The RNA shown here (SAM riboswitch aptamer (S box leader)) has 158 nucleotides. Its Rfam family is "SAM riboswitch aptamer (S box leader)". Rfam's curators write: The SAM riboswitch is found upstream of a number of genes which code for proteins involved in methionine or cysteine biosynthesis in Gram-positive bacteria. The model forms 97% of the base pairs in the Rfam consensus. The prediction has a mean pLDDT of 76.
[in-house]
RNA sequence: CGCUCAUCCAGAGGGGCAGAGGGAUACGGCCCGUUGAAGCCCCGGCAACCCUCCAGCCGGUCUCGUACCGAUCGAAGAUGAUCGAUUCCGCGAGGCUCCCGGCUAGUGAAGGUGCCAAAUCCGUCUCACGGCGAGAUGCGUCGUGAGGAAGAUGAGGA
Numbered sequence: 001c002g003c004u005c006a007u008c009c010a011g012a013g014g015g016g017c018a019g020a021g022g023g024a025u026a027c028g029g030c031c032c033g034u035u036g037a038a039g040c041c042c043c044g045g046c047a048a049c050c051c052u053c054c055a056g057c058c059g060g061u062c063u064c065g066u067a068c069c070g071a072u073c074g075a076a077g078a079u080g081a082u083c084g085a086u087u088c089c090g091c092g093a094g095g096c097u098c099c100c101g102g103c104u105a106g107u108g109a110a111g112g113u114g115c116c117a118a119a120u121c122c123g124u125c126u127c128a129c130g131g132c133g134a135g136a137u138g139c140g141u142c143g144u145g146a147g148g149a150a151g152a153u154g155a156g157g158a
Base pairs, nucleotide, nucleotide: 001157003156004155005154006153007152008151013043014042015041016040017039021032022031023030026124027123028122029121044116045115046114049112050111051108053106055104056103057102058101059100060099061095062094063093064092065091066090070087071086072085073084074083075082120150125147126146127145128144129143130142131141132140133139
């Protein structure tokens, strides 16, 4: 940064300074906060994105076999159009010894980030289903589910 991918119902708090707000933004709701918010500092912790190790699978890859087409080379033939080799592509089987990548399950926590109230606190947009408004379409409203948008974090890219 109008980029890509993954994740976001789990988990993890004490102290000091500070002094009124905070939960991203707008609105609505619901919460947290003078028993001390934001912010800053110290210590501690959580997690496992990057990272380590390990197992399995898949692909690349390697080996072997096979059929056809094409190409190249060689041999044979000229009432013959065949044979052999190499290579490319296809199919099948096997290996994983070496190298690379991916997926799944596990492992560790030194380092780079991140995080440590409530699902990203909830809703807002779309769709589906159900309840209510006497019934149907429609509309309104409430609820449930799925998706989206926005946002956050990481890894990458420009």